[in-house]
Context: one part of a larger RNA
RNA sequence: CACCGCCCGUCACGUCAUGGGAGUCGGCAACACCUGAAGCCGGUGGGCUAACCGCAAGGAAGCAGCCGUCGAGGGUGGGGCUGGCGACUGGGACGAAGUCGUAACAAGGUAGCUGUACCGGAAGGUGCGGCUGGAUCACCUCCUU
Repeated sequence: CACCGCCCGUCACGUCAUGGGAGUCGGCAACACCUGAAGCCGGUGGGCUAACCGCAAGGAAGCAGCCGUCGAGGGUGGGGCUGGCGACUGGGACGAAGUCGUAACAAGGUAGCUGUACCGGAAGGUGCGGCUGGAUCACCUCCUU
């Protein structure tokens, strides 16, 4: 830069992040059930045994074996939380400038705004109700000089 002003939305193009999305690939911590090594503990111990008792037989004590609890790990299952990718899809932010109109700002050329409903390429339009943060004209009331 001051109306040759300002400015709104759709559309087109580009970049970025993001929501939805059939699904798909992982991560994490649990849970339920199955299985279950070593080992500790408990039970049993008909087989076995040098130390203790006993002259001996045997006893005591212990060992193998067997059973059980716990148990690392493994398996199965349905859920939870969380991340990546995902055809397609929704709007958002920004961008020199582009397209269509011109809604708002001066009574912005239908005053504007607003809740709601319907409608329309888009800004938006219309109906009903509300507000003045409406210009103009007239009147009334009040205040100041």
Predicted 3D model of a 145-nucleotide part of an RNA (small-subunit ribosomal RNA, 3' minor domain) from a Dehalococcoidales bacterium.
The prediction has a mean pLDDT of 84.
Taxonomically the source falls in Dehalococcoidales (Bacteria, Bacillati, Chloroflexota, Dehalococcoidia).